[in-house]
Context: one part of a larger RNA
RNA sequence: CUGGGCUUAAAGGGUGCGUAGGCUGUGCAGAAAGUUGGGUGUGAAAUACCUCGGCUUAACCGAGGAAUUGCGCCCAAAACUACUGUGCUCGAGGAAGAUAGAGGUGAGCGGAACUUAGGGUGGAGCGGUGAAAUGCGUUGGUAUCCUAAGGAACACCGGUGGCGAAAGCGGCUCACUGGAUCUUAUCUGACGCUGAGGCACGAAAGCCAGGGUAGCAAACGGGAUUAGAUACCCCGGUAGUCCUGGCCGUUAACGAUGAGCACUUGGUUGAAGGGCCCUCCAUAGCCUUUCAGCCGGAACGAAAGUGUUAAGUGCUCCGCCUGGGGAGUAUGGUCGCAAGGCUGAAACUC
Numbered sequence: 001c002u003g004g005g006c007u008u009a010a011a012g013g014g015u016g017c018g019u020a021g022g023c024u025g026u027g028c029a030g031a032a033a034g035u036u037g038g039g040u041g042u043g044a045a046a047u048a049c050c051u052c053g054g055c056u057u058a059a060c061c062g063a064g065g066a067a068u069u070g071c072g073c074c075c076a077a078a079a080c081u082a083c084u085g086u087g088c089u090c091g092a093g094g095a096a097g098a099u100a101g102a103g104g105u106g107a108g109c110g111g112a113a114c115u116u117a118g119g120g121u122g123g124a125g126c127g128g129u130g131a132a133a134u135g136c137g138u139u140g141g142u143a144u145c146c147u148a149a150g151g152a153a154c155a156c157c158g159g160u161g162g163c164g165a166a167a168g169c170g171g172c173u174c175a176c177u178g179g180a181u182c183u184u185a186u187c188u189g190a191c192g193c194u195g196a197g198g199c200a201c202g203a204a205a206g207c208c209a210g211g212g213u214a215g216c217a218a219a220c221g222g223g224a225u226u227a228g229a230u231a232c233c234c235c236g237g238u239a240g241u242c243c244u245g246g247c248c249g250u251u252a253a254c255g256a257u258g259a260g261c262a263c264u265u266g267g268u269u270g271a272a273g274g275g276c277c278c279u280c281c282a283u284a285g286c287c288u289u290u291c292a293g294c295c296g297g298a299a300c301g302a303a304a305g306u307g308u309u310a311a312g313u314g315c316u317c318c319g320c321c322u323g324g325g326g327a328g329u330a331u332g333g334u335c336g337c338a339a340g341g342c343u344g345a346a347a348c349u350c
Base pairs, nucleotide, nucleotide: 004321005320006319007304008303012318014201015200016199017198021194022193023192025088026087027086028085029084030083033081034080035077036076037075038074039073040072041071042070049065050064051063052062053061054060091191092188093187094186095184096183097182098181099180103177104176105175106174107173108172109171110154114150115149116148117147118146119145120144121143125136126135162169163168206247207246208245209244210243211242215241216240220236221235222234223233258317259316260315261314262313263312266295267294268293269292270291271290272289273288274287275286276285299306300305323350324349325348332343333342334341335340
């Protein structure tokens, strides 16, 4: 190289956009690079192969043939690949009309709860636990009512409901803005798929600068428990959690299942549309497109299971795997303020 694989055994990149590259619908005509057939030249000799022959045989030697699967040139063919020209519409995209949505960004507004502060009532406990204690409280707490301030999060609706490439997105309103679906079949006419590098996005924690801080809460202090208790439980409590700008770039970033296209029995539920039937309307029913689930047939699978949302049957492109430990370590490179990230061995050992 060929070959075998990647849900759970090793193995799908966190996600997208996209460069090079690879692959790429259909008709006609042309040319003939690849391709195919024929011819010709060359492919040294020896060796190896076949058939004869010479040494008494063999080894060895001689002759002839074939082979040398290659390359150059010439002629021809035109199915396929590539190329040139010209078309087509089913792939892809545009347009018009309609629809749903926690898709994104910014601004404004709202109520409940909570904490704090002030005031009223009130008068001894409250709080907390398995039980307690630390803690708070006669300088009047807890409870209850009124007022004010503040920050964070948005109960019910809410749903194996929706949207988004993923991360993720949930009070209300407005502005700006991305994508999707359906119908028409009006336009363009293969404009497509994938995508090494690259670029962008990327939970939480963490980092830098500035703000903010109600609740919660690493660290820390105290009380318990315990043989001990650097914990679990309780009382406090700082970073942080929040906002603005910048970094970090990771995860059980999971469907542990890359993307795209086509094909292959069904049932049922939900979401967004369209159409048909019924004289008309509504419900029901039927058909159809897209999305999200459950069950299950063939098939597949080591099994569990998957099963038109495939892990079935095929094609294209990318990523990745090759016994366990050593080790995602060392080293080098590169990125980062740092923490650390990416790339990534070997000795040795079983």
A computed fold for a 350-nucleotide part of an RNA from a metagenome, annotated as small-subunit ribosomal RNA, central domain. The RNAcentral record of the full RNA draws on SILVA. The prediction has a mean pLDDT of 86. Rfam family: Bacterial small subunit ribosomal RNA.